[in-house]
RNA sequence: GCCGGUAUAGCUCAGUGGCAGAGCAGCUGUCUUGUAAACAGCAGGUCCGCGGUUCGAAUCCGCGUACCGGCUCCA
Numbered sequence: 001g002c003c004g005g006u007a008u009a010g011c012u013c014a015g016u017g018g019c020a021g022a023g024c025a026g027c028u029g030u031c032u033u034g035u036a037a038a039c040a041g042c043a044g045g046u047c048c049g050c051g052g053u054u055c056g057a058a059u060c061c062g063c064g065u066a067c068c069g070g071c072u073c074c075a
Stems, first nucleotide, its partner, number of pairs: 001071007010024004018055001026042005048064005
């Protein structure tokens, strides 16, 4: 330098055009002599950034950024 992949809640990830979700973690309550477990509930997001397409974008397109992998050139 070229190619590909990934980027969504604190963590691990789903969501491939029409209300942003799950599990774990957190908080509250029930239960218990107490803790854990179990059960019920609550909260938590600018969907990496900028722009474009569209009635509508996490999703499609372009340009970047970060990380991962492969290839090549020079030293």